[in-house]
């Protein structure tokens, strides 16, 4: 330098053919306990890496940039 893959709450991952972004763990609150843990119930937390485009509508499609992994040279 060229090809491919990945980037989504604090962490690990989903999201079908484009149709209002969910799950587990963690955190917080309540119940339970003398207290802790476990258990049960509930809640908060996301400009989906950044920018632009297409579309009525983009995590998803297209372009550029950044970071990581991998292959070739």
């Nucleotide at each position: 330098g060229g090809g491919g893959g990945c980037g989504u709450g604090g962490c690990g991952c989903a999201a079908u053919u484009g149709g209002u972004a969910g799950c587990g763990c963690a955190u917080c609150u309540g119940c339970u306990u003398u207290g802790c843990a476990a258990g049960c119930a509930g809640a908060g937390g996301g400009u989906u890496a950044g920018g632009g485009g297409u579309u009525c509508g983009a995590g998803u499609c297209c372009c550029c940039u950044c970071g990581c992994c991998u292959c070739c040279a």
Molecule: transfer RNA
Organism: Rothia halotolerans